[in-house]
Background: The part of an RNA shown here (small-subunit ribosomal RNA, 5' domain) has 460 nucleotides and comes from an uncultured bacterium. Its mean pLDDT, the model's own confidence on a scale to 100, is 81.
Context: one part of a larger RNA
Order: sequence, then structure tokens, then C1' cells
RNA sequence: GGACGAACGCUGGCGGCGUGCUUCAUACAUGCAAGUCGAACGAGAAGCUGACUUCGGUCAGUGGAAAGUGGCGGACGGGUGAGUAAUAUGUAGGAAAUCUGCCUCAGAGAGGGGGACAACAGGGGGAAACUCUUGCUAAUACCCCAUAUGAGCUUGGCUGCAAUGCCAAUCUUGAAAACUCCGGUGCUCUGAGAUGAGCCUGCAUCUGAUUAGCUUGUUGGCGGUGUAAUGGACCACCAAGGCGACGAUCAGUAGCUGGUUUGAGAGGAUGAUCAGCCACAAUGGGACUGAGACACGGCCCAUACUCCUACGGGAGGCAGCGCAACGCCGCGUGUGUGAUGACGCCCUUCGGGGUGUAAAACACUGUCAGUAGGGACGAAACUUGACGGUACCUACAGAGGAAGCACCGGCUAACUCCGUGCCAGCAGCCGCGGUAAUACGGAGGGUGCAAGCGUUGUCC
Repeated sequence: GGACGAACGCUGGCGGCGUGCUUCAUACAUGCAAGUCGAACGAGAAGCUGACUUCGGUCAGUGGAAAGUGGCGGACGGGUGAGUAAUAUGUAGGAAAUCUGCCUCAGAGAGGGGGACAACAGGGGGAAACUCUUGCUAAUACCCCAUAUGAGCUUGGCUGCAAUGCCAAUCUUGAAAACUCCGGUGCUCUGAGAUGAGCCUGCAUCUGAUUAGCUUGUUGGCGGUGUAAUGGACCACCAAGGCGACGAUCAGUAGCUGGUUUGAGAGGAUGAUCAGCCACAAUGGGACUGAGACACGGCCCAUACUCCUACGGGAGGCAGCGCAACGCCGCGUGUGUGAUGACGCCCUUCGGGGUGUAAAACACUGUCAGUAGGGACGAAACUUGACGGUACCUACAGAGGAAGCACCGGCUAACUCCGUGCCAGCAGCCGCGGUAAUACGGAGGGUGCAAGCGUUGUCC
């Protein structure tokens, strides 16, 4: 000198853009944040219309709420950085070791049958959360049979270093769902694509040797289990290996990167906002469903905590949103004229000098703010305008409402007086102060920045 998610002190007019709990991954009331589909399904409240009525209602039509079955989505989007030094990230590769809902393209197909369970109704338990039992019912829910280019075993052939790949055969197994406003929308299987994801390898990625040895599923083999898939991932058996001063192991610290910042560069520091990846969701563990999770606003168990309770038992999880002044940029706080130069204040050698064209005064202007009136565009099919009476436009009035902060011994731009008297104090370094202090405190003056100025902290 530059930088900052800054903090503190004094001060503060307006606008635009950006940014804003870096600490307690402490504790969190309330509200909102993930629902949607009636063109899958049954049932159907209120209301409205009509008829009847014993005036209580009943019946029919219309209507379609809440709830339920079913489908899709709650794995995205949003948050945080605890953990993690490598199951991570970055980069370059690999697969004869993989999956992929919705979407796109192509081919083929949807034949026949069946039994339930919610809702609902009846009965019961419980304070509640909720739950038990009996009965009825629908489906694009569930099941069975059939069909097949599918899957599996075996055999043969082809490519190839190698078959787990491709082709063929026998055997076994093995799909489907309808709705319709008639335009469509869906369903099943296969192949290909796209997208997304999983797996493997090389290299790179902080500190400590006052951590030197570490390892028994450990290292490899064979066979299996498991997985979408390879693999000690797991298991049985066999061998005794594997890593390490090119730093293993242990300990500490830490999310990684694109970037950001500084620097001429090399390099250093850093990882807020934005973007990619990872990890996590009170703490620990577990699986279920699903194309995808071991799932922030799903489930189960344990622990701690909070809450409700009729004491028997239950409910919960803000590291989602909603609350609050920091940076950069732009504009203004007026403009012109105005005295051998007012008052005040300061200095003085008492002559005068400084503040100073500064003020006053005169003549103007009208940004921003103010008042009044007018007043949008913009939501990527359509409608609707929260933002917003906002932006913007017009008129009006009036210099009116808008300047501070630090410094002035040298470094370093800027000097005098008074007070104080090694006191009180200053100070980044050198150093000032003990009676003439340009260094302390005040005043006048000056210098530098300016809606900021200084100090502190951290980094270069």
C1' cells in the first nucleotide's frame, strides 16, 4: 500500500446493486415450507330444486366438501460444515464387473378367470394417542391360467489372449389395465438412446519422529454367500503374507474444488456470498418401501432432553422460511457577483496581521428530499399484478432539510498562543513532559480524506 461476511469510537442526506450469527451441529413458542390426480375406484356431507308432510321431517334430482382405496411425487428444491487426511475432493483414465422411474426412437402385445381389504355400518376398549372385533363393497389395488422376441441350466457354434459377450437348440420358468370429453391419455415386454447414479485404477491434496515399527480378515489363493455389479465386502479351507525413513502406524488440525485475495511474477494466504462434488439432519444404531434413500419436515429401537396425562400411557426434533447495517458505485449538501476586507475570535514588535469572498448583501438555479396530480411495463400457453400507487412523468414552493472525522516533532502534508511543570498525560518507531513544550490539555489557524473518518484484528 491492498484486502475483509469484520468489530469498536465519533459522525451521518439520498439512490442503485451486492452482502449480512464467522461464536453455541446450544435451546427453540406460534405460523408457513409437499403435495397433486374425480379422464384409476367406490361411497358421499352441506347447499340448491321439486314432491309429500303428522310441520318433527321423508323421498327424488342436482351438487360435490372432508375422509378412504389407488397412482405419481415427498431421494428434487431449501439448510448446515459437525464428522471426514481419504469409503472425500481435483484431474486423467478403466470395465470381458453395473443399474437407470419419468423422457425420445423402434418392434411386439394386452386373451380368460378369481378372491379380498379400506371407506361405510354394527358392537367394544382407552383420558388421549389410538385400537380390537363382526358384516358389506369397487378399482389402473391384489392373485391365478394362457400367450412370448424375455430370464435361467445344459450343449454346440462365432469374435477374442481370455467368455461372463453374441447366435442356435432341449428343458424349466415367465407380462399386461384400463379410462375417455372420442381428440386422446394410459398399460405390458424387448432393443436402442438420453439423463442420472454406482464401481475400479494412476497422480496430486496440512502439521508433528519429543509418534518407528504397524497389521490376523491382516496379504494372497481356491470354493462359496451376497450385490445391479467387481472385490476379504462376508464365510469355510489353504499358504504366510502385506505396509513402512519416498514416513507406515499414531496424534493434532481440516469439508474438497472452480475460485477469492495479495503479488511484476514465482509464490503466499484463504475456501463467506455464486457454482460443482461430498458429508450430515437432537445423539447412536437399523432396516422397510422404492427406478433411486438406509430417507431434514418417513418408519423401528436405544439414549439424553422438552411437553401432555385421568399415572395406565402417549407426543416431539428449525443445520428449512419469516425478525436485525456492512461493502462497492453514483448524486447532493448550492451557483455567480461581492471590501485595501464588517462583527466576533486568534496572534501581535501594538504599526498591524490571520480567519477571509469566507459572511452579510444582491442576482440566480432547483438535483435529492418535500407537497399535489397522473401513473405503468413486467409472471415465457391462458387468467390473475404480491412487488406497488413502486419506478417514471408533470406542477409547486423555497437556499431552504443535508459535514464530519483524523492529524499538524521527524518518518509525513500541515504552527502559533495559553494552561501544565518528569505531574497530568502522549506514543506505530525514534522518543516528548523536570517553567519559555510546534510532541501533554484547550484555543485560533492549517493539512488530508469525505458521508464518512479514525482505531483495532486478520491475511498478502

About this RNA
The sequence was found in a public genome assembly.